[in-house]
Molecule: c-di-GMP-I riboswitch aptamer
Organism: Mollicutes bacterium
Parts: sequence; C1' cells; structure tokens
RNA sequence: GCUUGAUAAAGCCAAACCUGGAGCAAUCCAGGGACGGAAAACUAUAGGGUCUCACUGAGACAGCCAGUUGCCUUG
Repeated sequence: GCUUGAUAAAGCCAAACCUGGAGCAAUCCAGGGACGGAAAACUAUAGGGUCUCACUGAGACAGCCAGUUGCCUUG
C1' cells in the first nucleotide's frame, strides 16, 4: 500500500414504535427502544436519486446509490 471480517476482540452507531418539542409538510431535536450496520463517520443542485410545500421557487433525506476519511483484524 492492497485486501478479509457483523459468525473474532475492544468498542461504536441506532430502524420501527412510544413520549415531549419545532415545522404547512417532507423531516428534525431530546429521552426510551433495538430492526439492523465493517464505516449506519463526514459530504446535499459543488455526483446521481427520492420526498415535501404557503410551488417556476424554497426546503428535507447520507440507514438509497455514490464520493472522501478512519479503528481493530485476516492474507
């Protein structure tokens, strides 16, 4: 440097749903929760795609594909 692994180890994140709050909405925040994840870390018209709307403009999603970066581990 490349590569293997969620059936290794130490750890990490947290779906659906419930409660409270924000927003027209998509959705987001906090707590609980745990479906899953070898990147479920970061990146949003400065990649594609999807979704919402008080729609020709504005907003949302990274746990959709993709790009960038990283711990341990196999060869």